[in-house]
The prediction has a mean pLDDT of 84.
This is a predicted structure of a 71-nucleotide RNA (transfer RNA) from a Minisyncoccota bacterium.
It matches the Rfam family "tRNA". Rfam classes the family as a transfer RNA.
Taxonomically the source falls in Minisyncoccota (Bacteria, Bacillati).

RNA sequence: GGGCCUGUAGUUUAAUGGCAGAACACUACUUUCGCAUAGUAGAGAUAUGAGUUCGAUUCUCGUCAGGUCCA
Numbered sequence: 001g002g003g004c005c006u007g008u009a010g011u012u013u014a015a016u017g018g019c020a021g022a023a024c025a026c027u028a029c030u031u032u033c034g035c036a037u038a039g040u041a042g043a044g045a046u047a048u049g050a051g052u053u054c055g056a057u058u059c060u061c062g063u064c065a066g067g068u069c070c071a
Base pairs, nucleotide, nucleotide: 001070002069003068004067005066006065007064010024011023012022013021018054026042027041028040029039030038047063048062049061050060051059
């Protein structure tokens, strides 16, 4: 320098065009003399910019970051 892949919550991941769900973690409450466990409730995310579309996590292009292969 070139080819390919990936980017969703603090972490691991679903959602293949119709306003993003779960697990662990976190917070509050209940339970306990107290801790842990357990239960209930809550907060929290689509890397970024444009385009197509009535509608984009999803499709297209660029940028950024990471991984991999070639040189």